[in-house]
Context: one part of a larger RNA
Molecule: small-subunit ribosomal RNA, 3' major domain
Organism: uncultured bacterium
RNA sequence: UGACGGGGACCCGCACAAGCGGUGGAGCAUGUGGUUUAAUUCGAUGCUAAGCGGAGCACCUCACCAAGGCUUGACAUCCUGGUGACAGCUACUGGAAACAGAAGCUUUCCUUUUGGACACCAGUGACAGGUGCUGCACGGUUGUCGUCAGCUCGUGUCGUGAGAUGUACGGUUAAGUCCGAUAACGAGCGCAACCCCUAUCGUGUGUUGUAUUUUUCACGCGAGACUGCCGUGGUUAACACGGAGGAAGGUGGGGAUGACGUCAAAUCAGCGUGGCCCUUAUGCCUUGGGCGACACACGUGCUACAAUGGCCAGGUCACAAAGGGUUGCGAAGCCGUAAGGCGAAGCUAAUCCCAUCAAAACUGGUCUAAGUUCGGAUUGAGGGCUGCAACUCGCCCUCAUGAAGUUGGAAUCGCUAGUAACCGCAGAUCAGCCAUGCUGCGGUGAAUACGUUCUCGGGUCUUGUACA
Numbered sequence: 001u002g003a004c005g006g007g008g009a010c011c012c013g014c015a016c017a018a019g020c021g022g023u024g025g026a027g028c029a030u031g032u033g034g035u036u037u038a039a040u041u042c043g044a045u046g047c048u049a050a051g052c053g054g055a056g057c058a059c060c061u062c063a064c065c066a067a068g069g070c071u072u073g074a075c076a077u078c079c080u081g082g083u084g085a086c087a088g089c090u091a092c093u094g095g096a097a098a099c100a101g102a103a104g105c106u107u108u109c110c111u112u113u114u115g116g117a118c119a120c121c122a123g124u125g126a127c128a129g130g131u132g133c134u135g136c137a138c139g140g141u142u143g144u145c146g147u148c149a150g151c152u153c154g155u156g157u158c159g160u161g162a163g164a165u166g167u168a169c170g171g172u173u174a175a176g177u178c179c180g181a182u183a184a185c186g187a188g189c190g191c192a193a194c195c196c197c198u199a200u201c202g203u204g205u206g207u208u209g210u211a212u213u214u215u216u217c218a219c220g221c222g223a224g225a226c227u228g229c230c231g232u233g234g235u236u237a238a239c240a241c242g243g244a245g246g247a248a249g250g251u252g253g254g255g256a257u258g259a260c261g262u263c264a265a266a267u268c269a270g271c272g273u274g275g276c277c278c279u280u281a282u283g284c285c286u287u288g289g290g291c292g293a294c295a296c297a298c299g300u301g302c303u304a305c306a307a308u309g310g311c312c313a314g315g316u317c318a319c320a321a322a323g324g325g326u327u328g329c330g331a332a333g334c335c336g337u338a339a340g341g342c343g344a345a346g347c348u349a350a351u352c353c354c355a356u357c358a359a360a361a362c363u364g365g366u367c368u369a370a371g372u373u374c375g376g377a378u379u380g381a382g383g384g385c386u387g388c389a390a391c392u393c394g395c396c397c398u399c400a401u402g403a404a405g406u407u408g409g410a411a412u413c414g415c416u417a418g419u420a421a422c423c424g425c426a427g428a429u430c431a432g433c434c435a436u437g438c439u440g441c442g443g444u445g446a447a448u449a450c451g452u453u454c455u456c457g458g459g460u461c462u463u464g465u466a467c468a
Base pairs, nucleotide, nucleotide: 001468002467003465004464005463007462008461009460010459011458012457013456015452016451019415020414021413022412023411026303027302028301029300030299031298032297033296034294035293042053043052064289065288066287067286068285069284070283073127077126078125079123080122081121082120083119084118088105089104090103092101093100094099108117109116110115129278130277132276133275134274138272139271140267141266142265143263145261150189151188152187153186154185155184156165157164158163169180170179171178195255196254197253198252200223201222202221203220204219205218206217226249229243230242231241232240233239292434305408309367310366311365312364313363315362323354324353325352328347329346333342334341335340374405379400380399381398382397383396384395385394421444422443423442424441425440426439427438
C1' cells in the first nucleotide's frame, strides 16, 4: 500500500421488512448430470452452466457410430502429356447409394496453323483438406462485480524509502454531484449532458389514411422543464421541504451507452491465428443409424387441481398495438363435422392478404362441491398437410379412452406502477415442426414499503493483523 476480520462509524440496493404471485408435490415439455449404448458428437458447471451455443436434430445440418467406396482428392494455384469441345440428354450392368464398368445422340472459339483461351482425362509432385489438440501461446468478441462511483495523471509539497497529499474533513446528491473548507493547484477516463423512443402543444405536408371541413392518424420541423417563480429551513452556499402555474416537476418515463481493472472466467466448434499432430487418413463421398436411449437426480417452463370456475348460446358477434408477405401473403365463393381441399380476385403493400385482425371482458342459461359437465396425460381407430422420404423420429383434425392431481415438507424465486398478476397477437429461424422456448406488441390492471435491528451484496472513512 492492499486484502481480510463472527472490529467500529456512516450510506445504498426488491437486500431484509410490508405485500402480491410463484417454484419445491402432480402430469407433460425442455436442458443438464448419471447410467446405458456400435454411437448416444462437442462445448458451457456456484452467483456469472443447465428452454445455454440450438433464431427450428426425419435426410441434409453432422462434427458421432456401422457398412460400402475415393486418394493431388468435394475446393485453390502451378507443371507435363493427351483429347476437342466441355457440358448436356437418353438408356444398360452390378449396387442401398456413392461408386465402378460400358453404349448411343449432339458438339467450341481466336488463330500467323506455331500456338493461345476454355474445359476434361492421365501423370507428377509442390500442395489441398482437418468441427484434430492447446482459450494456460493469442487476436477478436462476451459474461461478471456493476450503470457500482469509482480509477488515475502532471506539477508542487511531505517522507531516507515503499509511498502520501490531491481523492481526507463539514454539509449535500442518484453520482469523486455540487458547495464550503483545505499544501495543494489543475487535468484525464468514468457520472451527468449531447443520441433514440414516449407523454403536451404549435406548425408544414397530406396519399394508399379520414363518409365530410375539422379531428384522429402518418411523416418532418419547432416550442416546452431550467429548482426558472413564491415561501420556509440552511454557512448570504450547495441543497432540502412545501406551493403556484403547467400535459409533464425536480434525472418526467423507457432505451442505447458499461471507467481502471477482477475471475490464467468463456470461446481454437462463429471467424482469424502461433505451435503441435494426421496425410490411401484424424481428409473426402454415400446409405442406414445416432444426437430423440431411461432405474434415477437437478434446473427452467407449460397445464392443472376448479364456482371471482367449467360448458353452451351468440345477444352487443364489444374494444388493440406491433409485425410479416412475390420461390410469398393468399379474399370472396363452393366442398368437408374438422384439420384441410377446390378456386383464383387483389397485393412488390398506410391500398390487397395473413386477420370479420384478438382473447380475457359484457349479457343470458346450465352445472352445485363430486375426482365432478374439474383436469387433460395415456392409449385405440379413422383422416389431413409438408416433404424424395414421417418406422426409429413431424405437426394438425375427428371419434373413443379418460391417468396423476383436492393448493404442495425443509427450503427458495420474481416484482415498487401502467409495474406484478391475468389475457391474447405478431415475428425471427423455418419445406414442415416437436415453440409450452425466445424477442417484441398491445388489452385488463392491483397490493404494500413502519423502517434499516437482522440476512445478502456493494461504497467511503477508521481500527487490528503471525497474510501478500